A computed fold for a 349-nucleotide part of an RNA from an uncultured bacterium, annotated as small-subunit ribosomal RNA, central domain.
[in-house]
Context: one part of a larger RNA
RNA sequence: CUGGGCGUAAAGCGCGCGUAGGUGGUUUGUUAAGUUGGAUGUGAAAGCCCUGGGCUCAACCUAGGAACUGCAUCUAAAACUGACUGACUAGAGUACGAUAGAGGGAGGUAGAAUUCAUAGUGUAGCGGUGGAAUGCGUAGAUAUUAUGAAGAAUACCAGUGGCGAAGGCGGCCUCCUGGAUCUGUACUGACACUGAGGUGCGAAAGCGUGGGUAGCGAACAGGAUUAGGUACCCUGGUAGUCCAUGCCGUAAACGAUGACAACUAGCUGUUGGGAGGCAAUGCCUUUCAGUGGCGCAGCUAACGUUUUAAGUUGUCCGCCUGGGGAGUACGGCCGCAAGGCUAAAACUC
Numbered sequence: 001c002u003g004g005g006c007g008u009a010a011a012g013c014g015c016g017c018g019u020a021g022g023u024g025g026u027u028u029g030u031u032a033a034g035u036u037g038g039a040u041g042u043g044a045a046a047g048c049c050c051u052g053g054g055c056u057c058a059a060c061c062u063a064g065g066a067a068c069u070g071c072a073u074c075u076a077a078a079a080c081u082g083a084c085u086g087a088c089u090a091g092a093g094u095a096c097g098a099u100a101g102a103g104g105g106a107g108g109u110a111g112a113a114u115u116c117a118u119a120g121u122g123u124a125g126c127g128g129u130g131g132a133a134u135g136c137g138u139a140g141a142u143a144u145u146a147u148g149a150a151g152a153a154u155a156c157c158a159g160u161g162g163c164g165a166a167g168g169c170g171g172c173c174u175c176c177u178g179g180a181u182c183u184g185u186a187c188u189g190a191c192a193c194u195g196a197g198g199u200g201c202g203a204a205a206g207c208g209u210g211g212g213u214a215g216c217g218a219a220c221a222g223g224a225u226u227a228g229g230u231a232c233c234c235u236g237g238u239a240g241u242c243c244a245u246g247c248c249g250u251a252a253a254c255g256a257u258g259a260c261a262a263c264u265a266g267c268u269g270u271u272g273g274g275a276g277g278c279a280a281u282g283c284c285u286u287u288c289a290g291u292g293g294c295g296c297a298g299c300u301a302a303c304g305u306u307u308u309a310a311g312u313u314g315u316c317c318g319c320c321u322g323g324g325g326a327g328u329a330c331g332g333c334c335g336c337a338a339g340g341c342u343a344a345a346a347c348u349c
Stems, first nucleotide, its partner, number of pairs: 004320003007303002012317001014201004021194003025088003029084003033081002035077008049065006091191001092188005097182003103177007110154001114150008125136002162169002206247006215241002220236004258316006266294013298305002322349003331342004
């Protein structure tokens, strides 16, 4: 390379948008690039293969044939692919009408709780643990009442509920804004799918600058525990967690399952629509779109999966090729740094 694979054995890029490229619905006509048939030329000789011949045989030598699966030119065909051309509406999209939603951004606002401050009541403890101690407290704590301040997060509702491409999103109100679903009509007429590079988004932690800091809390300090205890437990507590802005670009970024399309038994729950029926605040039937549980065939090494496939197929992309060395070194690119991306070898089993 051919091949075989990628839920858990090595292997799906964290997720979008999209360039080149690859692939692409139904149909008319033309063309003849691909495709198919035929002809001609060429495809050196030797070798291989077949049939003969010569060395006593063989190796070897020698004659003829076949083959050289290729290339070029000419010619014919027109089903399929392509190109051009005209049409279509089943893919895709647009408009109109509804619907649900923690989708995103900005601003405002509410009530619990916590801590702190001030004042009142009140007196000896509080706190903490397996048990203690450090700690706080007669300079009046804890508890309780009133008032005030601050920051962060939004109990119940709450749900294998919803929304989002993923990361993720949860009090309430307003403004701006993206997407989805359903119903039927009208319109466009293949405008589609995938997507190397590229580009954008991307939890937490971390970094720069400026704010903020109630609670929590790496580091750190102390108290315990222990043989020791750089831990688990306790008392404190700085970065951080929060906001604005700019970086970082990684996660068990997981469904460990790439995207799109078609097909292939059912049963049952739930969310949002539509249609129909009925004895109508509801129930039943049915149908789309989502989201769960079970399950046949099939698949699978098994576990399991099963219309939300890991089944049966097609198109396109990414990735894997024994373990360690190593996601490391070197080089390059990116970054303020931390580091990230790309990515070996010797050696060893």